[in-house]
RNA sequence: AGUUUAUAAAGAAGGACUGAGAGAUCAGGCUCGUUGAAGUCCUGGCAACCGUUGCCCUCAAGGUAACAUGGUGCCACAACCUGCCCUGCAAAGGGAAUUAUAAACC
Numbered sequence: 001a002g003u004u005u006a007u008a009a010a011g012a013a014g015g016a017c018u019g020a021g022a023g024a025u026c027a028g029g030c031u032c033g034u035u036g037a038a039g040u041c042c043u044g045g046c047a048a049c050c051g052u053u054g055c056c057c058u059c060a061a062g063g064u065a066a067c068a069u070g071g072u073g074c075c076a077c078a079a080c081c082u083g084c085c086c087u088g089c090a091a092a093g094g095g096a097a098u099u100a101u102a103a104a105c106c
Base pairs, nucleotide, nucleotide: 002105003104004103005102006101007100008099013043014042015041016040017039021032022031023030026083027082028081029080044075045074046073049071050070051067052066053065054064055063056062079098084095085094086093087092
């Protein structure tokens, strides 16, 4: 890199360095940004995917509760919104694709 499954409207910011772009890609829109964005580092935090422990269950499987010490992840805006398909007069709703993250496989 690839495959499968799950999740993606909840949640969580300060400092230092740096200096013009940033919100994955393309297009349109919207937004953030020299009152310093994005990035890197430090600190802090959020969150039970893996995990640990307890309980239910005869055991397993499964369920449930707690835990942020361990492996990851994350901390503007719904994955910022729309784009393809379906329903609908519309508003809106549902699905797919893509992307991201986790776990497993190869």
Molecule: SAM riboswitch aptamer (S box leader)
Organism: Bacteroidales bacterium